Two RNAs folded together computationally: RNase P RNA and transfer RNA, 441 nucleotides in total. Rfam match: Bacterial RNase P class A. Its family is annotated with dimeric ribonuclease P complex, ribonuclease P activity and tRNA processing in the Gene Ontology.

RNA sequence: GCGGGUGAUGCGGCCGCUCGUCCCGACCUGUCGGGACGGGAGGAAAGUCCGAACUCCAAAGGGCAUGGUGGUGGCUAACGGCCACCGGGCGAAAGCCCAGGGAAAGUGCCACAGAGAACAGACCGCCGAUGGGUCCGCCACAAGCGGGCCACAGGCAAGGGUGAAACGGUGCGGUAAGAGCGCACCGCCCGCGUGGUGACACGCGGGGCACGGUAAACCCCACCAGGAGCAAGGCCAAAUAGGGGGCGAUGGUGUGGCCCGCACCGCUCGAGCCCCGGGUUGGCCGCACGAGUCGCUCGGCAACGGGCGACCUCAGAUAAAUGGCCGCGGCCCUUCGGGGUAACAGGAUUCGGCUUACGUCCCGC
RNA sequence: GGGCCGUUAGCUCAAUUGGCAGAGCAAGGGACUCUUAAUCCCUAGGUUGGAGGUUCGAUUCCUCCACGGCUCACCA
Numbered sequence: 001g002c003g004g005g006u007g008a009u010g011c012g013g014c015c016g017c018u019c020g021u022c023c024c025g026a027c028c029u030g031u032c033g034g035g036a037c038g039g040g041a042g043g044a045a046a047g048u049c050c051g052a053a054c055u056c057c058a059a060a061g062g063g064c065a066u067g068g069u070g071g072u073g074g075c076u077a078a079c080g081g082c083c084a085c086c087g088g089g090c091g092a093a094a095g096c097c098c099a100g101g102g103a104a105a106g107u108g109c110c111a112c113a114g115a116g117a118a119c120a121g122a123c124c125g126c127c128g129a130u131g132g133g134u135c136c137g138c139c140a141c142a143a144g145c146g147g148g149c150c151a152c153a154g155g156c157a158a159g160g161g162u163g164a165a166a167c168g169g170u171g172c173g174g175u176a177a178g179a180g181c182g183c184a185c186c187g188c189c190c191g192c193g194u195g196g197u198g199a200c201a202c203g204c205g206g207g208g209c210a211c212g213g214u215a216a217a218c219c220c221c222a223c224c225a226g227g228a229g230c231a232a233g234g235c236c237a238a239a240u241a242g243g244g245g246g247c248g249a250u251g252g253u254g255u256g257g258c259c260c261g262c263a264c265c266g267c268u269c270g271a272g273c274c275c276c277g278g279g280u281u282g283g284c285c286g287c288a289c290g291a292g293u294c295g296c297u298c299g300g301c302a303a304c305g306g307g308c309g310a311c312c313u314c315a316g317a318u319a320a321a322u323g324g325c326c327g328c329g330g331c332c333c334u335u336c337g338g339g340g341u342a343a344c345a346g347g348a349u350u351c352g353g354c355u356u357a358c359g360u361c362c363c364g365c
Numbered sequence: 366g367g368g369c370c371g372u373u374a375g376c377u378c379a380a381u382u383g384g385c386a387g388a389g390c391a392a393g394g395g396a397c398u399c400u401u402a403a404u405c406c407c408u409a410g411g412u413u414g415g416a417g418g419u420u421c422g423a424u425u426c427c428u429c430c431a432c433g434g435c436u437c438a439c440c441a
Stems, first nucleotide, its partner, number of pairs: 001365005006359002009329007017040011042344001046355002049353005054229004061260004066225005071085005086100001087098004101220002106218002108214003123160002125156003130153002132150007168186006187209001188207008233285004243276005251265004292311008330341004366440002368435005375390004384421001392408005414430005
């Protein structure tokens, strides 16, 4: 500098809170009081970000829309989680990070600056070989030949400059100057072979290069997802006038994006919906044996799985319980009198994860 | 407990295919007026709640936090 673990003060006693079982007593017969024994917050109980169990909606069916996930293989009840590997990036290393499919299916966008921003472009610059102009020499002149100058036509895209990004990079050759124009290496694309379950890696051959970025823009591809949530839902008790008004039949509800389908109710003596007004706002179940914890062993690199054994009321409350004191010991600080024993934080249907907050100590690299 | 929204200047709110963050009121200065108010002109004021990511570029897109609200008119 990293990675992982741990979140513990130990033993004894006393008082208090809460829950369960048993016993005793009281009465208004399901409550109260007392006693004994036993249990009593976390690694995150948190955020509610994912995934499930469970419950209800008939079953959870089809299609569209919408949302999510996104290297490969595995693990798992499932997952956006975990493990191993591949590729890329950072680092001296240990190790860490990656929304890591598709930009040659299509569409959109790329401000400012800049000559030019997608099959582009010439501002400075370079050249001016070729064509042109002009001057000089050879020559009597012309034609022709040779040379200089101009930068007019034109050529170039190497260098400068702009930008986040300028249509492969470096070097040599080549040229008037240049340029994959040619060649070598690197990169890229295509094909084949070998290894691997695979992502992919390596090798060989071919092609001068055709293909800028952006999908946490629309979109395309593959896979996944019906909705709601324990205030789910069920039962009992209590309460009450089944009140008033409106809408209402190709209807309403289940069905919380839409359609189909299905089920139930109803079709004017009216199902149901909306608004106003009124009542109850008590109890029991759900609710604690579970994808449970611990130990041994086998398989696997690992995540994890199989087998055997042991443990169990291993909190179940409803405004909601865990706190305090004393003694001994340990640890830390000390001015040797003594002091401290923690940080983050507390259950609320339950699990598996992720993320966030945080103290000390230990182990490994 | 569960579920759902919001955060931009001192206050109330805007800002759409991502491209220089604006308006009204308030504040400061000036003009008008004998003075004040009203009116007119000018000016300042921004970590777009915080951190990280995607992108050349983020108020805007994504993730994680913080704070606030919905108080039985979000839910039995």